[in-house]
RNA sequence: GGGGAUGUAGCUCAGUGGCAGAGCAGCCGUCUUAUAAGCGGCCGGUCGCAGGUUCGAUCCCUGCCAUCCCCA
Numbered sequence: 001g002g003g004g005a006u007g008u009a010g011c012u013c014a015g016u017g018g019c020a021g022a023g024c025a026g027c028c029g030u031c032u033u034a035u036a037a038g039c040g041g042c043c044g045g046u047c048g049c050a051g052g053u054u055c056g057a058u059c060c061c062u063g064c065c066a067u068c069c070c071c072a
Stems, first nucleotide, its partner, number of pairs: 001071007010024004018055001026042005048064005
């Protein structure tokens, strides 16, 4: 330098045009003599950044950025 993959909650990941979700973590409650586990609830997001397409974009297109892999 060329090609590809990934980027979504604190972490691990779903979601592939029409309301942004789960598990774990955190907080509160319940249970227990107490702790843990269990159970119920709550909190938590500029969907990497900027444009474009569309009535509507996490999703499609373009550019850029970061990480990883391959080729040279």
Model confidence (mean pLDDT): 84 of 100.
This is a predicted structure of a 72-nucleotide RNA (transfer RNA) from Parcubacteria group bacterium GW2011_GWA2_47_8b.
Its Rfam family is "tRNA". Gene Ontology term of the family: triplet codon-amino acid adaptor activity. It is annotated as a transfer RNA.
Lineage of the source: Bacteria > Bacteria candidate phyla.